[in-house]
RNA sequence: GGGCCGGUAGAUCAACGGUAGAUCGUUCGCUUGGCGUGCGGAAGGCUGCGGGUUCAAAUCCCGUCCGGUCCA
Numbered sequence: 001g002g003g004c005c006g007g008u009a010g011a012u013c014a015a016c017g018g019u020a021g022a023u024c025g026u027u028c029g030c031u032u033g034g035c036g037u038g039c040g041g042a043a044g045g046c047u048g049c050g051g052g053u054u055c056a057a058a059u060c061c062c063g064u065c066c067g068g069u070c071c072a
Stems, first nucleotide, its partner, number of pairs: 001071007010024004018055001026042005048064005
């Protein structure tokens, strides 16, 4: 330098172009004499960044940054 894969919640990961979710964690409540377990609720995202296409983009297209991997 070129090919491919990836970047989404604090962490690990989902998500046919049509309201962005799950588990763990955090937090509140119930339960307990107390802790834990269990049950129920809540907060937490400009989907790496900048453009384009579209009525509508995490998703498609272009550029760019970072990580992984292969080739040279």

Predicted 3D model of a 72-nucleotide RNA (transfer RNA) from a Microcaldota archaeon. The coordinates come from a structure-prediction model, not an experiment, and the mean pLDDT is 83. Its Rfam family is "tRNA". Rfam links the family to the GO term triplet codon-amino acid adaptor activity. NCBI's taxonomy places the organism under Archaea, Nanobdellati, Microcaldota.